[in-house]
This record gives sequence, C1' cells and structure tokens, in this order.
RNA sequence: CAGCGGGAGAGACUGAAGCGCACAAGCGAGCCUUCAGCGCCGAAGGAGCAACUGCCCCGGAAACUCUCAGGCAAAAGGACCGCUG
Repeated sequence: CAGCGGGAGAGACUGAAGCGCACAAGCGAGCCUUCAGCGCCGAAGGAGCAACUGCCCCGGAAACUCUCAGGCAAAAGGACCGCUG
C1' cells in the first nucleotide's frame, strides 16, 4: 500500500419550497431533494498546544482541545484493530 472482517457518537428536529416518487380526483400524510433555523456529535480531513530550552525565536504528539469541513433512522463514510499478501 492492497484485499477481507470488526468499527462509536449525536434531532428519522422545525418551517418553507419542488414541473420529484406514489395516488382516479381533492384534502391529508409518507419518501426524496433544496433552502433557512435552532439543538447536538467527533473516530475522514483540517487547526491548536505540553514536556523538551537559562531567556527569546523556531521546532514540537495524541484517541487531548476546537468544530472550518464532515456527521446526527437506514445506506454511505469512519480514526483504530485483526487476518492475508
């Protein structure tokens, strides 16, 4: 690095819109998509720092911290672990 397997956390939230799906029509409801709002999660990625130094600058880790990104039914993703090459 590749293949296979395992792999957590947090609203299936609220509102609006849609020439989308479905329905014989209407109302209503469900799913999907987009936008907005508030609440949350951290284990893709990203960022910050301790010791180290006599002082300054630089350097300086994470599963710690921050949440820009990402995520909050399922799916997908997923640090990390195991096996094989």
Glycine riboswitch aptamer from uncultured Marinobacter sp., 85 nucleotides, folded computationally. Taxonomically the source falls in Marinobacter (Bacteria, Pseudomonadota, Gammaproteobacteria, Pseudomonadales). Model confidence (mean pLDDT): 79 of 100. The RNAcentral record of the sequence draws on MGnify.